The prediction has a mean pLDDT of 84. A computed fold for a 1384-nucleotide RNA from an uncultured bacterium, annotated as small-subunit ribosomal RNA.

[in-house]
RNA sequence: GCCUAACACAUGCAAGUCGAGCGGAGGUAUGGAAGUAGUAAUACGGAAAUACUUUAGCGGCGGACGGGUGAGUAACACGUGGGUAACCUGCCUUUUAGUGGGGGAUAACACCGGGAAACUGGUACUAAUACCGCAUAACGCAGUAUCGGCGCAUGGCGAAACUGUCAAAGCAGAAAUGCGCUAGAAGAUGGACCCGCGGCCGAUUAGCUAGUUGGUGAGGUAAUGGCUCACCAAGGCGACGAUCGGUAGCCGACCUGAGAGGGUGAACGGCCACACUGGAACUGAGACACGGUCCAGACUCCUACGGGAGGCAGCAGUGGGGAAUAUUGCGCAAUGGGGGAAACCCUGACGCAGCAACGCCGCGUGGAGGACGAAGGUUUUCGGAUUGUAAACUCCUGUCCUCUGGGACGAUAAUGACGGUACCAGAGGAGGAAGCCACGGCUAACUACGUGCCAGCAGCCGCGGUAAUACGUAGGUGGCAAGCGUUGUCCGGAAUUACUGGGCGUAAAGGGCGUGUAGGCGGUACCCUAAGUCAGAUGUGAAAACCCGGGGCUCAACCUCGGAACUGCAUUUGAAACUGGGGAACUCGAGUGUCGGAGAGGAAAGCGGAAUUCCUAGUGUAGCGGUGAAAUGCGUAGAUAUUAGGAGGAACACCAGUGGCGAAGGCGGCUUUCUGGACGAUAACUGACGCUGAGGCGCGAAAGCGUGGGGAGCAAACAGGAUUAGAUACCCUGGUAGUCCACGCUGUAAACGAUGGAUACUAGGUGUGGGAGGUAUCGAACCCUUCCGUGCCGCAGUAAACGCAAUAAGUAUCCCGCCUGGGGAGUACGGCCGCAAGGUUAAAACUCAAAUGAAUUGACGGGGGCCCGCACAAGCGGUGGAACAUGUGGUUUAAUUCGAAGCAACGCGAAGAACCUUACCAGGCCUUGACAUGCAGAGAACUUUCCAGAGAUGGAUUGGUGCCUUCGGGAACUCUGACACAGGUGCUGCAUGGCUGUCGUCAGCUCGUGUCGUGAGAUGUUGGGUUAAGUCCCGCAACGAGCGCAACCCCCGUCCUUAGUUGCUACCAUUUAGUUGAGCACUCUAAGGAGACUGCCGGUGAUAAGCCGGAGGAAGGUGGGGAUGACGUCAAGUCCUCAUGGCCCUUACGGGCUGGGCUACACACGUGCUACAAUGGCGGUGACAAUGGGACGCUAAGGGGCAACCCUUCGCAAAUCUCAAAAAGCCGUCUCAGUUCGGAUUGGGCUCUGCAACUCGAGCCCAUGAAGUUGGAAUCGCUAGUAAUCGCGGAUCAGCAUGCCGCGGUGAAUACGUUCCCGGGCCUUGUACACACCGCCCGUCACACCACGAGAGUUUGUAACACCCGAAUCGGUGGGGUUCCGCA
Repeated sequence: GCCUAACACAUGCAAGUCGAGCGGAGGUAUGGAAGUAGUAAUACGGAAAUACUUUAGCGGCGGACGGGUGAGUAACACGUGGGUAACCUGCCUUUUAGUGGGGGAUAACACCGGGAAACUGGUACUAAUACCGCAUAACGCAGUAUCGGCGCAUGGCGAAACUGUCAAAGCAGAAAUGCGCUAGAAGAUGGACCCGCGGCCGAUUAGCUAGUUGGUGAGGUAAUGGCUCACCAAGGCGACGAUCGGUAGCCGACCUGAGAGGGUGAACGGCCACACUGGAACUGAGACACGGUCCAGACUCCUACGGGAGGCAGCAGUGGGGAAUAUUGCGCAAUGGGGGAAACCCUGACGCAGCAACGCCGCGUGGAGGACGAAGGUUUUCGGAUUGUAAACUCCUGUCCUCUGGGACGAUAAUGACGGUACCAGAGGAGGAAGCCACGGCUAACUACGUGCCAGCAGCCGCGGUAAUACGUAGGUGGCAAGCGUUGUCCGGAAUUACUGGGCGUAAAGGGCGUGUAGGCGGUACCCUAAGUCAGAUGUGAAAACCCGGGGCUCAACCUCGGAACUGCAUUUGAAACUGGGGAACUCGAGUGUCGGAGAGGAAAGCGGAAUUCCUAGUGUAGCGGUGAAAUGCGUAGAUAUUAGGAGGAACACCAGUGGCGAAGGCGGCUUUCUGGACGAUAACUGACGCUGAGGCGCGAAAGCGUGGGGAGCAAACAGGAUUAGAUACCCUGGUAGUCCACGCUGUAAACGAUGGAUACUAGGUGUGGGAGGUAUCGAACCCUUCCGUGCCGCAGUAAACGCAAUAAGUAUCCCGCCUGGGGAGUACGGCCGCAAGGUUAAAACUCAAAUGAAUUGACGGGGGCCCGCACAAGCGGUGGAACAUGUGGUUUAAUUCGAAGCAACGCGAAGAACCUUACCAGGCCUUGACAUGCAGAGAACUUUCCAGAGAUGGAUUGGUGCCUUCGGGAACUCUGACACAGGUGCUGCAUGGCUGUCGUCAGCUCGUGUCGUGAGAUGUUGGGUUAAGUCCCGCAACGAGCGCAACCCCCGUCCUUAGUUGCUACCAUUUAGUUGAGCACUCUAAGGAGACUGCCGGUGAUAAGCCGGAGGAAGGUGGGGAUGACGUCAAGUCCUCAUGGCCCUUACGGGCUGGGCUACACACGUGCUACAAUGGCGGUGACAAUGGGACGCUAAGGGGCAACCCUUCGCAAAUCUCAAAAAGCCGUCUCAGUUCGGAUUGGGCUCUGCAACUCGAGCCCAUGAAGUUGGAAUCGCUAGUAAUCGCGGAUCAGCAUGCCGCGGUGAAUACGUUCCCGGGCCUUGUACACACCGCCCGUCACACCACGAGAGUUUGUAACACCCGAAUCGGUGGGGUUCCGCA
């Protein structure tokens, strides 16, 4: 221990008792009468009586307690403190007095009836402690008048007097006596009524009230009272929240909290209310009565259909509802209650037991030893680690447990449900007794496997997309433990509703402004008072609970005793500082007076000039107007332009100013009239008259509305023209409301200083407007002081920062308004206001985990400033069109291996795929393997030949016995066997190392210390110059330093020195020839040096850094080129170079072989080559290079072939020989055509390499002779020895280049310049971006789902009002009956 259904209840029990109140009836025992039979004895019979006992009825007391529940109730219901002089009280206690004598009935019972039953009618009889008169009676009650003292009022108490009136019951006992009865007086107990104060929500409930508020009188009640009635009056309540609506039993207390508070009202205790729902009275001391009555209603049950019965919110129990809550138990032994004289009876109150870990408390599930650190599990870097002294094992113990025996207290005689229970003793045996949650952070505790944004977890943040400490499992660990975890509720943390204890410039939040009511707050000094305040005392604040100290159950929980406390209320006695109240003063707050000046302050009337437009007339002619450019529009019917005259409306240039005035909105030509406020000076007057201000009232830009005017310009709507993908826009041409006036309404704005008003205080500096004073002066001005306004800067202070800073956002006081996460929403509904538009007041459902402020660093901007780059521009040449080559996509295929993807993939990996390469496909083979290490056995290794086969492979076969040795053997190699293992170009570049690309050879990227900032961060690195450069100089809260830049390195350009062979040749000889002698001067070669540094001059700049010009010099301001690539970015590229974690394959995803493929081909793209021709083609020609290569090589000369090439071989391991001819050049010819251009394609014939040119090589000759006549949109490279053009060499390589890497020859054009395109650097600015603009983000639509609404209707609840039907009860009237009284 039913929080839900105050939902419905089967069955049993929960309130009876008294025979000592009464009459009966029955039973048992004793008894034995009358009577009958009999001669009698006697038998039968059984009355009266006695004792005991049962109890239907009358009567008494009790069923108003005890027990249950919380529906109703926002109320004197509850709590607390008072009042009753306005009351009652059975039983109980104390006390006074009494208890005499009568009467008539009626149940029961009997008989006769009715009814199914419940029940009930009639007749006759009878008793009482039932009922009724009479007597007696007071200190009772009523009336009359009096006295005493008392009270806040009504009034009350006491005393004595008179009159009237009112009682009673008996029972038991032999008696004593006891129990009763009657009338009083007190007490106690229990109740009734009244009052102060206290405790919920809503104002989108603001007005409520007719017995209502009061009075007089009456009635009624125990009693006051509109409680009820008659009459009279018109009151009463309410912003200090009436009324209405919602919710709710209240309290002691309980939970939480440091407290103040917040939440709750289970158990226990006090009060209230209720008893199926509603109403009502009766009886009684007490009820409007849980287990009483009457009526109505709903429901259930019985019925013979005519009628009846019932009320678990008592204890158990049942159904139902629900997430959810127990036994139809034992006993009256104890405590308590009712009745009784008592025995005793009754008691689901209560005492116990049962069920439930629901809570609290205590205890156990073992203790000690025990390393081989067992096995097993888990993990592993394979060594181990961990589980872990844990287990096993050894030795013990016995709490709980089981068995046996004893056995209570509770009751001091008897009586024990609990209970053979608690407890005690003995025996037994480690036996029967551990789980739950967590382990990413908060938060104590970590690994493995599985899974792979799946499955799942999640309180918040967040985990999971192939290495998950976050999911699942396991091992381990942590926490708690007969429990543990979750869920719900409440408080705390939350200073996050802030009384203690918050805020409002920009985060949510100052009312648009004033005036003023209620209210709140209020200057100086004094007197009185004592409401607030403070102190003492008294009463009360129930018990239980909490706290402290004792005691009792073995301890504890629990129980018990004492204390403290209960912070409150009431009464009373004091104090008088402060607040309040009363009185009487003061002048500094406030106001008045006098004097003075300033001002777009307001209202009305009048006047003025400039300009626009229109009208009339003149001059004048073809355009005007408008725009980025145009067009619509106006104009030959004369515009625009210009001149003159006129009309009309609106607004007032210059002055003009962070100047002035006003409360705010707002106010601007001039004059006049009326009028408000502020300021200065003065100090005559009043004497706190003040501040703020919920409601109220007034004012209140623009737009808008109503009525009537007015209308020049401007101009929503609208029309047309443009722009555009569209353009309901921006631009243009027109144009109506409106803008203006009068009167009325609206009542809002970024109504902003996003900053309410008042007062006081707290450094300064500098402008400006108005006034006063001082000094000085002839006077003014300057200067100084002061008051009021209006700006800027700034200290302290403050602030999240930004900032504010005497005009505060500082320090304080007072008052008002407002805020409480974002969205929904300033919306809906309701109210109020409005002619309307709309305004004001103002939610919720639902939804999100944020929304927001300030500042920081980046990034970005069709923001700004400065600067650079073949970035643009200026040029030259290309690509894009053609054919071919090559790469890619796509497609195809058995396979067309794989990778690379904007720049930064695409002649890229590949510096060279016929086989090989090769990773792909088909077929046919091997399984310790092609390769490495270890073991065992055998054999030298190696080699010749033949057969089968496509080959791999298989079979056979010949030769051969080697090397080292300490003589044991060993090393290399081959074969066989078994197992560890090998092997993988299989996956993951998003697990990695290394290497590389890119921004970018851009000038940047950082650090130490210091300083500034709460911090992120800043400063340095920004600024002024300058540079190719964060290069340098100057300045500076910075001073220094590092990685980058530059320089140091290499090549080229000039000179010098050294050295001259294979190089060179001026001089001397010589030759066909530097060929040879000779020489090393020159060229060249290759070593080392020199030279260039803004060094010099002038100018400029700041006297700097530097820049400009010049001289000299081979070269001049980095001389040209290369190498060199900061911090980092792109999860950039590469697991197929290599290395490597993890995963995967293991007679295959490994290995060998043959053939095929990587070379395919409707197509698309990139990169190139060749061209389209005359700056050219072709022919001829002993002009001139450089870098390089060469022995399986380059190959001269000679010979053959038209040629590719072949034969032969000199020379050369190279400054010697050779490749090797350089080509553009020069000379001649062709004459503009698809050609003497162009060479694709194809046919035929050959050459070379190679085992092999079919798929699939290159070259040569003859023939063929395609497209193509300079290329759309678009796009690329290049700034000088560059572009363009011309050839040469090399790597790879058997062979194969239009590619790649190099070399030299010829050799230009252009750059005004930085507006624009692209990329980049620095500073600054904005930002709602931070995956950083390829960002973020808004709305519609489509689909699905959720919530809410509308909907023909249908149905229910609640409240109010009107009407209809209408019971019991209480009353009125009439009739009848009746013991007593009576004018009923």
RNAcentral holds the sequence, with entries from ENA and SILVA.